[in-house]
RNA sequence: UCGUGCUAGAUGGGGAGGUAGCGGUGCCCUGUACCCGCAAUCCGCUAUAGCGGGGUCGAAUGCCUACUCCCGGGUGUAACUUGUGAAGCCUGUCUGUUGUAAGGGACGUUGAGGACCGGGUCUUGCGCGACGUAAGCUCCCGAACCGUGUCAGGUCCUGGCGGAAGCAGCACUAAGAGAUGUCUUGCGGGUGCCGCAAGGGUGCCUAGUCUGAGUUACCUGCAACAGCAACGUUCGGAAGUUAUUAUUCAAAAGUAAGCUGCACGG
Numbered sequence: 001u002c003g004u005g006c007u008a009g010a011u012g013g014g015g016a017g018g019u020a021g022c023g024g025u026g027c028c029c030u031g032u033a034c035c036c037g038c039a040a041u042c043c044g045c046u047a048u049a050g051c052g053g054g055g056u057c058g059a060a061u062g063c064c065u066a067c068u069c070c071c072g073g074g075u076g077u078a079a080c081u082u083g084u085g086a087a088g089c090c091u092g093u094c095u096g097u098u099g100u101a102a103g104g105g106a107c108g109u110u111g112a113g114g115a116c117c118g119g120g121u122c123u124u125g126c127g128c129g130a131c132g133u134a135a136g137c138u139c140c141c142g143a144a145c146c147g148u149g150u151c152a153g154g155u156c157c158u159g160g161c162g163g164a165a166g167c168a169g170c171a172c173u174a175a176g177a178g179a180u181g182u183c184u185u186g187c188g189g190g191u192g193c194c195g196c197a198a199g200g201g202u203g204c205c206u207a208g209u210c211u212g213a214g215u216u217a218c219c220u221g222c223a224a225c226a227g228c229a230a231c232g233u234u235c236g237g238a239a240g241u242u243a244u245u246a247u248u249c250a251a252a253a254g255u256a257a258g259c260u261g262c263a264c265g266g
Base pairs, nucleotide, nucleotide: 001266002265003264004263005262006261009057010056011055012030013029014028015027020046021045022044023043024042034054035053036052037051038050062259063258065256066255067254068253072249073248074247075246076245077243078242079241080240081239082238084236085235086234087233092231093230094227095226096225097224098223099222100221102220103219104218105216106215107214113211114210115209116208118206119205120204121203122199123198124197125196126195127194128192129191131188132187133186134185135184136183137181138179139178141176147172148171149170150169155164156163157162
């Protein structure tokens, strides 16, 4: 120095979670880097930290360590979003009450507001009337006999003269039925631009006299008080996202340094 055969070693790694701790199965991120059995109601180990079995590469562009870079993950912090609980005089929007003539509107010399004064509406009493209802009055009809008047015929009394009772008819009426009405009376009330008197006087309507410029909280504004958890606000906690914010772990990649065996043969 070359060849052959062994051995150490390698044959993916990481995050969270789980665990007293370590690793695995499972989830996630990188990325392509053997196989079989066990394994989340776990499986196997003990700081030398998977166990058991088999295969490949094999002293090398390999392995170990450190640094740089950095995919990705965890934790804290900050902001935002979503939803949730609480707070009503500490926080407004909103709602309500009271006040205030600042702005506007409305009314006002065809007289605001103030003062005086009368009437009506109201109550009571006395009247008048309309309406409704009942009755009366007027007129017409209306009684076989038990209404009246007149009573033919007939009947009765009488010697006669004459008289009596009296049916039908006629007339007039009662009870009753009907008609008219410009009349009378009683009763009634969801009755009246009614009358007279006494009373009353809050409100409303209306008439007059004196004075002479404001009145009105209707709208906006302002002030005070009260209410309401729907929205905004504050506080609390939950989830998610973002961060050129802090910290931690960290694949792959790059760089640097360190470690590199044995046997045989040429």

Source information:
The RNA shown here (Bacterial large signal recognition particle RNA) has 266 nucleotides and comes from Peptococcaceae bacterium 1198_IL3148. The organism belongs to Peptococcaceae, within Bacteria. RNAcentral holds the sequence, with entries from ENA. Model confidence (mean pLDDT): 79 of 100. Its Rfam family is "Bacterial large signal recognition particle RNA". From the family's description: The signal recognition particle (SRP) is a universally conserved ribonucleoprotein involved in the co-translational targeting of proteins to membranes. Rfam links the family to the GO terms signal recognition particle, plasma membrane targeting and SRP-dependent cotranslational protein targeting to membrane, signal sequence recognition. It is recorded under the gene name ffs.